[in-house]
The prediction has a mean pLDDT of 82. This is a predicted structure of an 85-nucleotide RNA (c-di-GMP-I riboswitch aptamer) from Natronobacillus azotifigens. It was read from a public genome assembly, where an Rfam model found it. The organism belongs to Natronobacillus, within Bacteria.

RNA sequence: UUUUGAAAAAGGCAAACUUAUCGAAAGGUAAGGACGCAAAGCUAGGACCUAAAGCUCAAAUAGCUAAGGUAGCCCAGUUACCGAA
Repeated sequence: UUUUGAAAAAGGCAAACUUAUCGAAAGGUAAGGACGCAAAGCUAGGACCUAAAGCUCAAAUAGCUAAGGUAGCCCAGUUACCGAA
């Protein structure tokens, strides 16, 4: 440097759920908690979720719409610990 996660070691993250809090919602944050994860580290380009404001409509609890979100949906980009070949 490339490939790889069989067996190890050191450590890491934290689903559901509960409480508090922020938010229109989706969802986020903190604490508890572990279903899982070898990139479950980072980045919203694709995809997906929501629809407050705005627009459409005679009107609506209807339709459209991201400037709001999801990196633990997948692809993509990028960086990295330990071991093995």